Transfer RNA from a Chloroflexota bacterium, 73 nucleotides, folded computationally. The coordinates come from a structure-prediction model, not an experiment, and the mean pLDDT is 83.
[in-house]
């Protein structure tokens, strides 16, 4: 230096060939116990890595840039 994948809630990871962001876990807070624990119910948390772009509309298309993994050299 060159191809290729990846970057979404604290972590792990969906997400449809565009139409109003989700689960699990962890947390809080309740209900359950004499207390925990487990379970069971609610809830808070996200500029969808950053910049333009095209679009009525973008996590998802298009051009840059960043990091993080891997091949070649």
């Nucleotide at each position: 230096g060159c191809c290729g994948a990846u970057g979404u809630a604290g972590c792990u990871c969906a997400g449809c060939g565009g139409g109003u962001a989700g689960a699990g876990c962890a947390c809080a807070c309740g209900a359950c116990u004499g207390a925990a624990a487990a379970u069971c119910g609610u809830g808070g948390g996200g500029u969808c890595a950053c910049c333009g772009g095209a679009u009525c509309g973008a996590c998802g298309c298009c051009g840059g840039u960043c990091g993080u993994c891997g091949g070649c050299a």
Notes: The source organism's lineage runs through Bacteria, Bacillati and Chloroflexota. It matches the Rfam family "tRNA". By type it is a transfer RNA.